The RNA shown here (transfer RNA) has 73 nucleotides and comes from Snodgrassella alvi wkB2. The source organism's lineage runs through Bacteria, Pseudomonadati, Pseudomonadota, Betaproteobacteria and Snodgrassella alvi. Its mean pLDDT, the model's own confidence on a scale to 100, is 82. Rfam family: tRNA. The family's RNA type in Rfam is transfer RNA. Rfam's curators write: Transfer RNA (tRNA) molecules are approximately 80 nucleotides in length.

[in-house]
């Protein structure tokens, strides 16, 4: 220099061939418990890398960028 793949919650990861995103685990918080942890209920936490198009509506199409990883030269 080409192509290709990752990017979502504090971490590890799903999702939708466009209709306002969800589990786990970690923190809180109530119950248990003699007390602690465990299991249990709960209630919280995101500008879905980042800018732009398209559309009524983008996490999802596209286009250009960043980081990171794989391949060719």
């Nucleotide at each position: 220099g080409c192509c290709a793949g990752u990017a979502u919650a504090g971490c590890u990861c799903a999702g939708u061939u466009g209709g306002u995103a969800g589990a786990g685990c970690a923190g809180c918080g109530c119950a248990c418990u003699c007390g602690u942890a465990a299991c249990g209920c709960g209630a919280a936490g995101g500008u879905c890398g980042u800018a732009g198009g398209u559309u009524c509506g983008a996490u999802u199409c596209c286009u250009a960028u960043u980081a990171c990883u794989g391949g060719c030269a």